[in-house]
RNA sequence: GGUCCUGUAGCUCAGUUGGUUAGAGCGCUUGCUUGACAUGCAAGAGGUCACAGAUUCGAGUUCUGUCAGGACCA
Numbered sequence: 001g002g003u004c005c006u007g008u009a010g011c012u013c014a015g016u017u018g019g020u021u022a023g024a025g026c027g028c029u030u031g032c033u034u035g036a037c038a039u040g041c042a043a044g045a046g047g048u049c050a051c052a053g054a055u056u057c058g059a060g061u062u063c064u065g066u067c068a069g070g071a072c073c074a
Base pairs, nucleotide, nucleotide: 001073002072003071004070005069006068007067010026011025012024013023019057028044029043030042031041032040050066051065052064053063054062
């Protein structure tokens, strides 16, 4: 330098043919439960879907570029 893959909550990851509101587990906060703790139960907070642009009535999802990480080739 070239090709390909990955980027979604604090962490690990789902997300169906593009469709109206973006999810799970763990973690965090509050409450209940207990004499107290742990466990358990309930509720809640937490998101620029890496960034920019394009297509579309509508984009996490499609296309282009950039950035970061990884694999392979040279």